[in-house]
Predicted 3D model of a 350-nucleotide part of an RNA (small-subunit ribosomal RNA, central domain) from an uncultured prokaryote. The RNAcentral record of the full RNA draws on ENA. Model confidence (mean pLDDT): 89 of 100.
Context: one part of a larger RNA
C1' cells in the first nucleotide's frame, strides 16, 4: 500500500455554525472537457508469449508473428458525468394561524429546612458508635416557645415526563431571546447535504481580581478501629462549593454507536398538535404528523444483542483504527498565570 475495520474486541471528534473541497431533484435545447467508436501517426531494440530453426539436448542463440493494455492528430455518437440556456416543484426555504416546554439570559419575590445571635420555660444531661471516646453543657446545653441574622438549595407535583447542537436545565412572577412541533398555504424555484482547515460553546474540578460564607467539605486536628491504620466510622475543620468579570477546554464529554438521505412484518404504551366518528359532557373507537419507551418478524451480528429512534438494505461527506508494552509518554511546536492542554514518535521489549 490494495484492503479490512469503529455499541462491547484496536476505533466517532464532546457539540454545534461554517470555508475551501467532495458529493446532489425533475424536464427541454446547445457544447463536447470527461466518455464512447472509427481511421491514420507514434509507441527503439532486446525482454514476455506463439510458432519455426542452430548448438547432441538444455540454458544460449538465430528468424518470423503477435503484443506493447499507452499518447498524439483526425472524423463519428450524446445515453450518462461536465459546463452553458430556459422551465418545473417533489429537497430546502418561507408570509399566516397555533399551543406544548426544567432551553438560554437578567431582575424581583416565596414558604419550609440547617446553622448563628436575643429573650422566655426549664434541668442535667445532650451528641455521637457496632460500642465507645474526642466534642458541648450548671458560666445553664439538649429540648421547647417567641422574635431576628444570613446563606444556599428549591421537597411533594416528578413520570424510561418535557426542552435543548452537546455541555446541560427542576420553587414563583415579570421583562429580554433561541428552537422544535402541529395546522393551513399565497411565495422563492435546488437556493440543498457533508465539511479539512477556522470559528463559537462545552460539567466537574483548578486559576486569577473582587465580594460571600448558612450547610457541605479536600487538606488538616483529634477520638475510635487494628498488628499497623498516613483508611473505612466518629467529633471538628480550611480551600473550595455560591456570586461577578475573565481564564482553563478536560470526562466513562456515553446510546461507549458521526451527519444526512430513501428503502425494509408488526404489537403495546407515553408526550406535543390536528383530523374524523359519535355524546348533554369529561371519556372512548378510528386516525395523520412530530417525538421519547418497551416487545417483536425479515435481515445482520463471534457472541451479547440490534430490529422503521438499525447494528438491517444502499448512497454521499467528514472523523477515526492497524498487535500488547513502552506512551496519549519524551522531542520539537502551538496554546495557557499556573495547572496543564492540543499534535505525538522512537530505542528497547514481549
Nucleotide at each position: 500500500u490494495u484492503g479490512g475495520g469503529c455499541g462491547u474486541a484496536a476505533a466517532g471528534g464532546g457539540c454545534g455554525c461554517g470555508u475551501a473541497g467532495g458529493c446532489g431533484g425533475c424536464c427541454u435545447g446547445g457544447c463536447a472537457a470527461g466518455u464512447c467508436a472509427a481511421a491514420g501517426g507514434u509507441g527503439a531494440a532486446a525482454u514476455c508469449c506463439c510458432u519455426c530453426g542452430g548448438c547432441c539436448c538444455a540454458a544460449c542463440c538465430g528468424a518470423g508473428g503477435a503484443a506493447c493494455u499507452g499518447c498524439c492528430u483526425u472524423u463519428g455518437a450524446a445515453a450518462c458525468u461536465g459546463c452553458c440556456u430556459g422551465g418545473c416543484u417533489u429537497g430546502a426555504g418561507g408570509c399566516c394561524g397555533g399551543g406544548a416546554u426544567a432551553g438560554g439570559g437578567c431582575g424581583g419575590u416565596g414558604g419550609a429546612a440547617u446553622u448563628c445571635c436575643c429573650a422566655g420555660u426549664g434541668u442535667a444531661g445532650a451528641g455521637g458508635u457496632g460500642a465507645a471516646a474526642u466534642u458541648c453543657g450548671u458560666a445553664g446545653a439538649u429540648a421547647u416557645u417567641g422574635g431576628g441574622a444570613g446563606g444556599a438549595a428549591c421537597a411533594c407535583c416528578a413520570g424510561u415526563g418535557g426542552c435543548g447542537u452537546a455541555g446541560g436545565c427542576g420553587a414563583c412572577c415579570g421583562c429580554c431571546u433561541g428552537g422544535a412541533c402541529c395546522g393551513a398555504u399565497a411565495c422563492u424555484g435546488a437556493c440543498g447535504c457533508u465539511g479539512a482547515g477556522g470559528u463559537g460553546c462545552g460539567a466537574a474540578a483548578g486559576c486569577g481580581u473582587g465580594g460571600g460564607g448558612a450547610g457541605c467539605a479536600a487538606a488538616c486536628a483529634g477520638g475510635a478501629u487494628u498488628a499497623g491504620a498516613u483508611a473505612c466510622c466518629c467529633u471538628g475543620g480550611u480551600a473550595g462549593u455560591c456570586c461577578a468579570c475573565g481564564c482553563c477546554g478536560u470526562a466513562a464529554a456515553c446510546g461507549a454507536u458521526g451527519a444526512g438521505u430513501a428503502c425494509u412484518a408488526g404489537g403495546u404504551g407515553a408526550u406535543g398538535c390536528g383530523g374524523g366518528u359519535a355524546u348533554u359532557g369529561a371519556c372512548c373507537c378510528c386516525u395523520g404528523c412530530g417525538u421519547c419507551g418497551c416487545c417483536g418478524u425479515c435481515g445482520c451480528u463471534a457472541a451479547c444483542g440490534c430490529a422503521u429512534u438499525a447494528a438491517g438494505u444502499a448512497c454521499u461527506c467528514c472523523g477515526c483504527c492497524u498487535g500488547g508494552g513502552a506512551a496519549g509518554u519524551a522531542c520539537g511546536g502551538c496554546c495557557g498565570c499556573a495547572a496543564g492542554g492540543c499534535u505525538a514518535a522512537a530505542a528497547c521489549u514481549c